[in-house]
Context: one part of a larger RNA
Molecule: small-subunit ribosomal RNA, 5' domain
Organism: Candidatus Profftia lariciata
RNA sequence: GAUUGAACGCUGGCGGCAGGCCUAACACAUGCAAGUCGAGCGGUAGCACAAGAGACUUGUUCUCUGGGUGACGAGCGGCGGACGGGUGAGUAAUGUCUGGGAAACUGCCUAGUGGAAGGGGAUAACUACUGGAAACGGUAGCUAAUACCGUAUAAUGUCUUCGGACCAAAGUGGGGGACCUUUAAGGCCUCACGCCAUUAGAUGUGCCCAGAUGAGAUUAGCUAGUUGGUAGGGUAAAGGCUUACCAAGGCGACGAUCUGUAGCUGGUCUGAGAGGACGGUCAGCCACACUGGGACUGAGACACGGCCCAGACUCCUACGGGAGGCAGCAGUGGGGAAUUUUGGACAAUGGGGGAAACCCUGAUCCAGCAAUGCCGCGUGUGUGAAGAAGGCCCUCGGGUUGUAAAGCACUUUCAGCGACGAAGAAUGUGCUCUAGCUAAUAACUAUAGUACUUGACGUUACUCGCAGAAGAAGCACCGGCUAACUACGUGCCAGCAGCCGCGGUAAUACGUAGGGUGCGAGCGUUAAUC
Numbered sequence: 001g002a003u004u005g006a007a008c009g010c011u012g013g014c015g016g017c018a019g020g021c022c023u024a025a026c027a028c029a030u031g032c033a034a035g036u037c038g039a040g041c042g043g044u045a046g047c048a049c050a051a052g053a054g055a056c057u058u059g060u061u062c063u064c065u066g067g068g069u070g071a072c073g074a075g076c077g078g079c080g081g082a083c084g085g086g087u088g089a090g091u092a093a094u095g096u097c098u099g100g101g102a103a104a105c106u107g108c109c110u111a112g113u114g115g116a117a118g119g120g121g122a123u124a125a126c127u128a129c130u131g132g133a134a135a136c137g138g139u140a141g142c143u144a145a146u147a148c149c150g151u152a153u154a155a156u157g158u159c160u161u162c163g164g165a166c167c168a169a170a171g172u173g174g175g176g177g178a179c180c181u182u183u184a185a186g187g188c189c190u191c192a193c194g195c196c197a198u199u200a201g202a203u204g205u206g207c208c209c210a211g212a213u214g215a216g217a218u219u220a221g222c223u224a225g226u227u228g229g230u231a232g233g234g235u236a237a238a239g240g241c242u243u244a245c246c247a248a249g250g251c252g253a254c255g256a257u258c259u260g261u262a263g264c265u266g267g268u269c270u271g272a273g274a275g276g277a278c279g280g281u282c283a284g285c286c287a288c289a290c291u292g293g294g295a296c297u298g299a300g301a302c303a304c305g306g307c308c309c310a311g312a313c314u315c316c317u318a319c320g321g322g323a324g325g326c327a328g329c330a331g332u333g334g335g336g337a338a339u340u341u342u343g344g345a346c347a348a349u350g351g352g353g354g355a356a357a358c359c360c361u362g363a364u365c366c367a368g369c370a371a372u373g374c375c376g377c378g379u380g381u382g383u384g385a386a387g388a389a390g391g392c393c394c395u396c397g398g399g400u401u402g403u404a405a406a407g408c409a410c411u412u413u414c415a416g417c418g419a420c421g422a423a424g425a426a427u428g429u430g431c432u433c434u435a436g437c438u439a440a441u442a443a444c445u446a447u448a449g450u451a452c453u454u455g456a457c458g459u460u461a462c463u464c465g466c467a468g469a470a471g472a473a474g475c476a477c478c479g480g481c482u483a484a485c486u487a488c489g490u491g492c493c494a495g496c497a498g499c500c501g502c503g504g505u506a507a508u509a510c511g512u513a514g515g516g517u518g519c520g521a522g523c524g525u526u527a528a529u530c
Base pairs, nucleotide, nucleotide: 001530002529003528004527006526007525008524009523010522013377014376015375016374017373018372020369021335026333027332028331030330031329032328035079036078037077040076041075043072044071047070048069049068051065052064053063054062055061056059086288087287088286095213096212097211098210099209100208101207104205105204109201110200111199112198113197114196115195117151119149120148126141127140128139129138130137131136157166158165159164171193172192173191174190175189176188179187180186181185215259216258221251222250223249226248227247228246229245230244231243232242233241263285264284265283266282267278268277269276270275290311291310292309293308294307313324314323315322316321341367343366344365345364349363350361351360352359353358380410381409382408383407390401391400392399393398414471416466417465418464419463424457428452429451430450431449432448434446435445436444474519475518476517477516478515479500480499481498485514486513487512488511489510495502496501
């Protein structure tokens, strides 16, 4: 000099953009952060509509019945809770980075081929009884499905001794001209969404190898599933991954093992570079989710807001037993020099579910707080010598503050008040035309047109008007390094100080004042890196 996720002191007008617990991976009150689908199912607790009955004030109120309808609590079922969000404890290699590789799986998505036949038995909800303080149950009975299970079918799939053997499925919704039936719903046809098998792709994930990726030798030897083979097992998959047997290997001065430190990278800071230091925000990967262990489900987890066991801690209890996990967003206590609101909205972008409307989304987008940083703007402009007054200095002549102020003439950025007013909006719904599909002018889908409609921010940005210089300057320094000097006070005292050093009666070095220098909504100090 540059830099910072900074802190502290003094001071503080506005805006844009960015960042904001670096410490205790300490403990957490409260609210929210993962739901959705009735176009899978049986249903109807609540709300609403229509219907019926009753009471009466006779046109309204109340009560009852009632899944008929819109919808929908709880339940079965599907998909999603493996993403998104947080943190950096652990990890020096099971990680990361770069480059290779073969023995794999892959929900949703894309393209293709083929199929979707015919049956069955349960179970929750519910009802009855019942246990428990609660959490939560028990027994009996009823019922449905895209829940579950057989049968059939079976290749380009799997296995194979190449003869063969084996493996699946589910419907739902919209519309409809003939024809059929059990006559009001179906069959049937068609469209849409689904279902099963398989092939290929895409995406994602698992695995292997090499090189690189810190310190210590005041750590020199380490290793028995250890190194290799055979066989069995196991995995989606190669493999001591695991087991039995056999052999006795394997690693190490190119640093094994041990100890202590640390998430890694793209990058960031500095530097002419080479390097050095760092890895906060953003992005990729990894690891973790109170501590330790374990598996279940599933395409995917050994799963932050799932389960089981053990432990510590906290809470409830009728003492028998139960409940919990903010390193999600806010917020609290604690720790600390130190780090924000228990805010708004799903309008946009994206995600989950859904055919869609839509619902959910502390992801996200916004707002709030603090000069934390960067950038921009302002705090007036011109004129004005009687060089006013006051202050300070003085050789008492004067000098300086100083065109500075006052005065005069202007301007009005920003802030204030009022008005106007974009963009962020793409969608969505209704109608019409056309096209596709189709038996169909129906339904559905698509292009186009048209009408209506969706903004948290938001009193938005921008622009215009109004009034008035009006509301807006400090901080550090002035001995040398280093730009900037005098007076008074003090008297090796009080004090200063980055280094050299100042102060013991004329201190440009302490304190104050005047003046000056530097930077400026900041300026200094401290810490830290180059």